[in-house]
Context: one part of a larger RNA
Molecule: large-subunit ribosomal RNA, half A
Organism: Planctomycetales bacterium
């Protein structure tokens, strides 16, 4: 290094705890607000900040009640300073004050009154005062007015989500309805409104998906019902004098019609009320609500820091709830149960007086009256459960349009009958819905990743904004919070002390990752999913059999999920630990095992009893079941069908309901997490694009347009020459603006930059400030750009938990069984429905089903076969036809043909869609055996519906594919073991456990490595041990043929001759260049030539003969087993070594060899038993185990619970015990219940450590280095010398914008990418001074806002007066000093503005270029004056520096803040201050050219009218900061408007180097 033990350290799991939370009951309460609310700012305390509280009377002030000794809230103690028995402080009831906002209100609407008063007489709009009301805000419920989408229909439009979400008005404490122009059915009831039930009925409905009711019936509430309008009379009033209209008063209010009118009877002292029915109110009793009071009973011993625990002995109880108290208390506090108790406000559905209002019945008569643009009616639309249907009832837009009781409505088109009922006015309480809030009480809720987003908070934080949004609890009983010594600068540590313990403030337990240390064993020849088996040694322990630690050596042995046919896979996942992290409820339905009660079973909702919790009774509406068939009427143990008294179907021959568990289903987000999207409300143009409106920028340089002038010309022109002139989307280049190339950069310096260049730079240019319009919308010289780093549809919040046939993930343990990847459909193919395979329960039988075997059967498949078809297929042979062509021919008619079909004969041959033929299997059946429920039927729950490889039959393809499709089997799949070196599928063989026992099966037996030999060939290739075609005197084995002792075959020796050079042909061709022919002689034997060779001959040669030799030779073929062919990319073709067997073939005997079989023991299932079984993915089904909470029950605990850390026990297993150590208060056992119950994995969510790695990196390469100085300590800080670098800057001045970062003094934990004494850090203190600098009390631009007002469902848009808005217009200060920090501001000196109102009217009042003038201003130069160095012996020259200076003097007299004068000139005069030249050239002025023709008001002048005199000039901003303070997450190389801006060389603000300043960029 490895393991392992022990001690820390790290980090906060765990346990234990609870201040907050979460739900549910009850009760109050249900608003507040112009008498200023809610919110909120700012303030308030002796003392700084947060909460509380209160308001300039500010942790409070009066007054009344109640209380009693303390006491000035709280984080958070101390101190200063008080108060209180003369009763504080605290509690309650009332009153005062209550700053700035906010509805924010001096306004505005309405409504009444009055006064006044337009065109236009009267009147009326309109005004103008009074008084009263309204406005806003609040958490759900409530009515209205508008009104999605996702989604589900497996697509989608009717239809669904859903009248939901959301806007929006508005309203109460509840709203809303509501006292029948209702239901209903021939019997009735008798407003509403709510609950069970009707009932998932009746019905809507692409008759799809789904929506889906009412009546009746019980119930709750409840002795709730009333009132106008009319007719009729009166009484007043108006005119338009009428059958009139109008206020008032009576009268009158109903459907068995009523009422007025008339007309004749009759009658009675009673009822009702402040929520309707008319409408103020008081008072008194009796209750409650807001403070509070009383309130039994205990002692001691022991352990302990402490007793409330143990032992003992006792007491109270209308109280033994709770909570506290140093542990676990009835009798210690505080309280409980019972009992009291309010000056003062408040309030009750209750009681009584006051007080206050109502009232009689029946008839007759038929004049009156009885709710109109209404009902009805059509179009079109909505609501009703009902989608236009026959849609009927109610509502609505538009259009029509009715009756007065002898009338009207309705009863689901519509008529009739018959019933019900009274419409076009209004008013009503209770039952019923919700809880921002206060009070009580509860919980088989949560306990700090839990519960509320929040035990601390809507806070830190993030976002322009809208919204978004965390983390964070515990010391102790008590602070007794470490005096005092020591190291040290401090932090920190070491000792002592306090405590029960240090539990030390980062503080209860304190777990794991991870990081030290010590210390046993191991480790430096070793190759490894780290482990497992065996088994040395060492080292501890133990009284011991032993254990505990480690691991030299050897066997064996590719991790875990997930997804797949199949993963070590190189295919997903996951860095480690620790916590959290997913199949649950609600109803509804099924099946099941249990429990009640049975022809019956149960209640709902309510009631109504109980002290809480919880029961209990009542409650038969209702629902199931008790009869079924049949479309239905209807009929019934039967019915239907049918002409049937006939069949045949379903029926009858009984078993059910109720509950709570479990399985599975269906609506509901429905097992977790996840989309892109879509709708709807709202935020955003501080970015960016356009656009509008006001304002600024462009260093120098060149060019030289038209104009014009002078000359030439020309009748006059034209034209031209030189001049001038100063155009230009003109040129070249800085600022600026833009991004075209290429580097760096890409964990950056930066979420788009840097360098080098590079393109436009008077223009369609850039740029500043305010402004506008926006999300299916803006913008857009257009790229689908851009719209706050987001853009083919922006952010933010909701619908929301949108859907996801996908993808992943899904958490404890054993038992027993176990698939499946096929069919059919399927907008289906990777999903599904039903069938098949599994499982669990029931239930019944017989040769049901399987196995052999034996008999009996039909096939048309492998074969085969085709002179047996169909059709393909090759030779032959023919006097088969027939057709071409080609000769003959005058025609007839013939003839040839190696052409085409075609017959027959003879052979040969081929099919999946050919069969004259034809099996093996395999199927059917019948019988025997064997086996013994493996079949079937039913009901629960399932999963499968990617399947792959072999091996035979076989289609596709190429008679490729680890290829694809089928059939039949096996094997993986879902299977471990041996074997094939390794190796899902191949070959053996199917693992319940355990054994250091046998036997075997594929397959092996020389060593690795268990385990053998023997005979007999073969191979000579290391073949064996990858491989074809092809090839080859390899070599054994068989066969055949031909030669061969009358002499083969191979060598050797000889011969190989003639006619003839064969003919032809050829220049030539003689055996050999071609053609033809290839005879004949002579022999043993010899081609009219096998081959080489010549120009042709020659020449060598061979067939062929003979001779020597002297035994086999040659050629084919079969078979064995070898060579060659044999080439690829790091070395790889027995698993190595090595083998001549230890290869090959054959044979015999042995052995080895598996989780097979068998021994022996064990465990479980099933079975009476004898037995017999136990591999397993998806999956069924059964048994446990643990966590939390609860009710009983029995118990442990300070002599120490729970967790933690450890332990040679104990169980089949999840688990479960003991002892020891830490720890300090709670914890178990058993039975039953109840679940937020069980983690290694979701690129999980949070915390916390690791690797990486002491590595990148420390942010422009402008640069430092020295000495002194403080300091503990100095590269960095201070001072001082030298260096460096910017210097149209890295200088200075100022807008925005930060907001205090200024100055001083002190600090070093943090921040400052390292130190740090130091800082823009941190702590204490100080710092900003204006009449005349900016802004406001002035003005208006674009634009916003908008009294009135038009407009629109609402929210709301639009706009007149009018306001408001700067980036522009408009009245005034210069120089000098001076603080640490401020200065036109303070000081000094000198100067100046301004200070009523109305009309007019002149003016303010403008573009861009260019051209001049313009002595502010800077700059140089020179003159003057000093000074100083340097030379020299000493002048003189000469070179440096400084100054126009602090100080004095002199000359000049331009110019000059401003002023005065005269005027309108760059004149004169006063003047602080002071040289000249030259060159700049502000403010301003003037001129010229030019087209695109260039802001408004007011200030401020004239005028008219009109008024007053004193001193005033107020409020905001003024500090720092232009980059370390703005904006970029940072002390970030990035960006940011305007002004000044020196010298040298130069054309310049290029660029180089330098003043003045300012830095060297924090390792």
């Nucleotide at each position: 290094g490895g393991c392992g033990u022990g001690u820390g350290g790290g980090g906060g799991a765990u346990g234990u705890c609870u201040u907050g939370g979460c739900g549910c009951c009850a009760g109050a309460a249900g608003g507040c607000g112009a008498u200023g609310a809610a919110g909120g700012g700012c303030g308030u305390g002796g003392a700084a900040g947060g909460c509380u509280g209160c308001g300039a009377u500010a942790a409070g002030c009066c007054c009344g009640g109640g209380g009693a000794a303390g006491u000035u809230g709280u984080c958070a103690a101390a101190c200063g300073a008080g108060c209180g028995u003369u009763g504080a402080u605290c509690c309650c009831g009332g009153g005062a004050u209550c700053c700035c906002u906010g509805a924010a209100u001096g306004a505005c609407c309405g409504u009444a009154u009055g006064c006044u008063g337009a065109a236009u007489a009267a009147a009326u709009a309109g005004g103008c005062a009074u008084a009263c009301g309204g406005a806003g805000c609040g958490a759900a419920c409530g009515u209205g007015g508008g009104g999605a989408a996702c989604u589900g229909a497996a697509a989608c439009a009717u239809c669904u989500c859903a009248g939901u979400a959301c806007c929006c008005a508005u309203a109460g404490g509840a709203a809303g309805a509501g006292a029948a122009a209702g239901c209903a059915a021939u019997a009735g009831c008798g407003a509403c409104u709510u609950c069970c039930c009707u009932a998932g009925u009746a019905g809507c409905g692409g008759c799809g998906a789904g929506c889906g009711a009412a009546a009746a019936g019980g119930a709750a509430c409840a002795u709730a019902g009333c009132c106008c309008a009319a007719a009729c009379c009166g009484u007043c009033g108006g005119c338009u004098u009428g059958u009139c209209c109008g206020g008032c008063g009576g009268g009158g209010u109903u459907g068995u019609g009523g009422g007025g009118c008339u007309c004749a009877c009759a009658u009675a002292u009673g009822g009702a009320g402040u929520u309707a029915c008319a409408a103020a109110u008081c008072u008194g009793a009796c209750g409650g609500u807001u403070a509070g009071a009383g309130g039994a009973a205990u002692c001691u011993g022991c352990u302990g820091g402490a007793a409330u625990g143990c032992g003992g002995a006792a007491c109270c109880a209308u109280a033994g709830a709770a909570g506290g108290u140093g542990a676990a208390a009835g009798u210690c506090c505080u309280g409980u149960a019972g009992u009291c108790a309010a000056a003062a406000a408040c309030u009750g559905a209750u009681c009584a007086g006051a007080c206050u209002c109502c009232g009689u019945g029946a008839g007759a008569u038929a004049c009156c009256c009885c709710g109109a643009g209404u009902a009805g009616g059509g179009c079109c639309g909505g609501u009703c459960a009902c989608g236009u249907g026959a849609a009927a009832c109610c509502c609505g837009g538009c259009u029509u349009g009715a009756a007065u009781c002898c009338a009207g409505g309705a009863g689901g088109c519509c008529c009739a009958u018959c019933u019900c009922c009274u419409a076009a006015g209004g008013c009503u309480a209770a039952g019923u819905a919700c809880u921002c809030u206060c009070u009580g009480g509860c919980g088989a809720c949560c306990g700090a990743u839990a519960g509320u987003g929040a035990a601390a908070a809507g806070u830190a934080g993030c976002g322009c904004g809208a919204g978004c949004g965390a983390a964070c609890g515990a010391u102790g009983a008590a602070a007794a919070g470490c005096a005092c010594c020591c190291c040290g600068g401090a932090a920190g540590g070491g000792g002592a002390g306090u405590u029960a313990a240090a539990a030390g403030g980062a503080c209860c337990u304190g777990a794991a990752a991870c990081c030290a240390c010590a210390c046993g064993c191991u480790u430096a020849c070793a190759a490894g999913c780290u482990g497992u088996c065996g088994u040395a040694g060492c080292a501890c322990a133990u009284u011991g059999u032993u254990g505990u630690g480690u691991a030299a050596c050897g066997g064996c042995g590719u991790g875990c999920c997930u997804u797949u046919u199949g993963c070590a896979u190189a295919a997903u996942g996951a860095u480690c630990c620790g916590g959290c992290g997913a199949g649950u409820u609600a109803c509804c339905g099924u099946c099941g095992a249990c429990g009640g009660c049975c022809u019956g079973g149960u209640u709902a909702a309510a009631g109504c009893c109980u002290u809480c919790a919880g029961g209990g009774c009542u409650g038969a509406a209702g629902c199931c079941u008790c009869a079924g068939g049949g479309a239905a009427a209807c009929c019934g143990a039967g019915u239907c069908u049918g002409a049937a008294u006939a069949g045949g179907g379903c029926g009858u021959u009984u078993u059910g309901u109720c509950g709570g568990c479990g399985g599975c289903g269906g609506u509901a987000g429905a097992c977790g997490c996840g989309a892109a999207a879509c709708c709807c409300g709202g935020u955003g143009a501080u970015c960016u694009a356009c656009c509008c409106a006001u304002g600024g920028g462009c260093a120098g340089g060149u060019u030289g347009a038209a104009g014009c002038g002078c000359g030439g010309g020309u009748a006059a022109g034209a034209c031209u020459g030189c001049g001038u002139g100063g155009a230009g989307g003109a040129c070249c280049g800085a600022a600026c603006u833009c991004a075209c190339a290429a580097a760096u950069a890409u964990u950056g310096a930066a979420a788009a930059a840097u360098u080098u260049g590079g393109g436009g730079a008077u223009g369609a240019c850039c740029u500043g400030u305010g402004g506008g319009g926006a999300g299916g919308a803006g913008u857009a010289a257009a790229a689908g750009u851009c719209u706050a780093a987001u853009c083919a549809a922006a952010c933010c919040g909701g619908g929301a938990g949108a859907u996801a046939g996908c993808u992943c993930g899904u958490u404890c343990u054993c038992u027993c069984c176990g698939a499946a990847a096929u069919a059919a459909c399927u907008u289906u193919a990777g999903g599904g429905u039903u069938a098949g395979c599994c499982u669990c329960g029931a239930g019944c039988a017989a040769c049901u089903a399987c196995a052999a075997a034996a008999u009996g059967g039909g096939g048309g498949u492998a074969g085969a076969g085709c002179u047996a078809c169909u059709g393909a297929c090759u030779u032959g042979g023919u006097u088969u036809g027939g057709g071409g062509c080609c000769c003959u021919u005058c025609c007839c008619a013939g003839g040839g043909u190696a052409c085409c079909c075609u017959g027959c004969c003879u052979a040969u041959c081929c099919a999946a869609a050919c069969u004259c033929c034809g099996a093996a299997u395999a199927c059917c059946a019948u019988u025997u055996u064997g086996a013994c429920u493996a079949u079937c039927u039913c009901g629960g729950g399932a999963g499968u519906u990617a399947g792959u490889c072999c091996a035979c039959g076989u289609g596709g393809g190429a008679g490729a594919a680890g290829c694809u499709g089928c059939g039949u089997g096996g094997u993986c799949g879902a299977g471990a073991g041996g074997g094939a070196a390794a190796c899902a599928a191949c070959c053996c063989a199917g693992a319940u456990c355990g054994c250091c026992u046998g036997c075997u099966a594929a397959g092996g037996u020389c060593c690795c490595a268990a385990a053998g030999a023997u005979u007999u060939g073969c191979u000579g290739a290391g073949u064996c041990a990858c491989a074809a075609a092809g090839g080859a005197u390899g070599u054994c084995u068989g066969a055949a043929u031909a030669c061969u002792g009358u002499g083969a075959c191979a060598g050797c020796c000889g011969g190989g001759a003639u006619g003839u050079u064969g003919g032809c042909u050829u220049a030539g061709a003689a055996g050999c260049a071609g053609c033809c022919a290839c005879c004949a002689u002579u022999u043993a034997a010899a081609a009219a030539g096998u081959g080489c060779g010549u120009a042709a001959u020659a020449g060598c040669u061979u067939a062929c003969c003979g001779g020597u030799c002297g035994a086999g030779u040659a050629u084919u073929c079969u078979g064995g087993c070898a060579c060659c062919a044999a080439u690829a990319a790091u070395g790889a073709a027995c698993g190595g070594g090595a083998g001549u067997a230890a290869g090959c073939a054959a044979a015999u005997c042995a052995c080895c060899g598996a989780a097979g079989c068998a021994g022996c023991g064990g465990g479980c299932u099933c079975g009476a038993a004898a037995g017999a079984g136990c591999g397993g993915u998806a999956g069924g089904a059964g048994a446990g185990c643990g966590u939390c909470c609860u009710g009983a029950u029995u118990g442990c605990a300070u002599c120490g619970a729970a967790g933690c850390g450890g332990u040679a026990c104990c169980g089949u297993a999840a688990g479960g015990a003991u002892c020891c150590g830490u720890g300090g208060a709670g914890c178990g056992u058993u039975c039953a219940g109840g679940a937020g119950u069980g983690a290694u994995u979701a690129u999980g969510c949070c915390g916390g450590a690791a690797u990486g790695a002491g590595u990148a990196a420390c942010g422009a390469u402008a640069a430092a280095g020295c000495a002194g100085g403080u300091g503990a300590g100095a590269a960095u800080c201070c001072u001082g010398c030298u260096c460096g670098c910017c210097g149209u800057a890295a200088a200075c001045c100022u807008a925005a914008g930060g907001u205090u970062u200024c100055c001083u003094g002190g600090g070093g934990a943090a921040g400052g990418u390292a130190a740090a004494u130091c800082c823009g850090c941190c702590c204490a203190g100080g710092g900003u001074u204006a009449g005349c600098c900016g802004g406001u009390c002035c003005c208006u631009u674009a634009g916003u806002c908008g009294a009135g007002g038009c407009c629109g469902a609402a929210a709301g848009g639009c706009g007149u007066a009018g306001a408001c808005g700067a980036u522009g217009g408009a009245a005034a200060g210069c120089a000098g000093g001076u603080u640490a920090a401020u200065a036109u501001u303070c000081c000094u000196g000198c100067g100046c503005c301004g200070c009523a109102u109305a009309u007019g009217g002149a003016g303010g009042a403008c573009g861009u270029u260019g051209u001049u003038c313009g002595a502010a201003u800077u700059g140089a130069a020179g003159u003057c004056g000093g000074g100083g160095u340097g030379c020299u012996g000493g002048u003189c020259a000469u070179c440096c520096c400084c100054g126009u200076g602090c100080c004095g003097c002199a000359a000049g007299g331009c110019c000059g803040a401003a002023c005065c004068c005269c005027u309108g000139g760059u004149u004169g005069g006063u003047g602080a201050a002071g040289c000249u030249u030259c060159a700049u050239g502000a403010a301003g002025a003037a001129c010229a050219a030019u087209c695109a023709a260039g802001a408004a008001a007011a200030g401020c002048c004239c005028a008219u009218a009109u008024a007053a005199c004193a001193g005033c000039g107020a409020c905001c901003g003024u500090a720092c900061u232009a980059a370390a303070a703005c904006u970029g997450a940072c002390a970030c190389a990035g960006g940011u408007a305007g002004g000044u801006g020196a010298g040298g060389c130069g054309c310049g603000u290029a660029g180089c180097c330098u003043c003045a300043g300012g830095c060297g960029c924090u390792c």